[in-house]
Order: sequence, then C1' cells, then structure tokens
RNA sequence: AGGGGCAUCGUCCAAUGGUAGGAUACCGGUCUCCAAAACCGUUGAUGGGGGUUCGAAUCCCUCUACCCCUG
Repeated sequence: AGGGGCAUCGUCCAAUGGUAGGAUACCGGUCUCCAAAACCGUUGAUGGGGGUUCGAAUCCCUCUACCCCUG
C1' cells in the first nucleotide's frame, strides 16, 4: 500500500428493515441471628459523521480503533 473481518449496557453474547433482548455484575428487596447461596425486582448499550427508507443495530458511503491475509 491492497484485500477481508469486527465494533451493541461494566463484562460476555443475541437481535427477518418494524417496542434493542438474555446471562453476569452493580443497586434494592424476600429468606437468614448475620453473611453466603437461592428467588424477585430496578438501572444500564447500538464506535463518530453523512446518505437511502414511512421506519436503520441491520442497507450504502466515509472516518476511527482492533484482528487476519497478501506484498
């Protein structure tokens, strides 16, 4: 330099163009003499910019970060 992949709650993963969900963690509660475990509940996210569309995590362009391949 060229090609390909990836980017989603604190962490690990889902999501046919149509309400962004699960586990775990944090927090609160039940239980317990107390704590742990178990159970219940709450909070929390689509890398930045632009475009297409009635509607974009999803399709297109570009930038950024990371990984792989070629030279």
Source information
Transfer RNA from a Lachnospiraceae bacterium, 71 nucleotides, folded computationally. Rfam family: tRNA. The source organism's lineage runs through Bacteria, Bacillati, Bacillota, Clostridia and Lachnospiraceae. RNAcentral holds the sequence, with entries from ENA and MGnify. RNAcentral records the identical sequence in 2 taxa.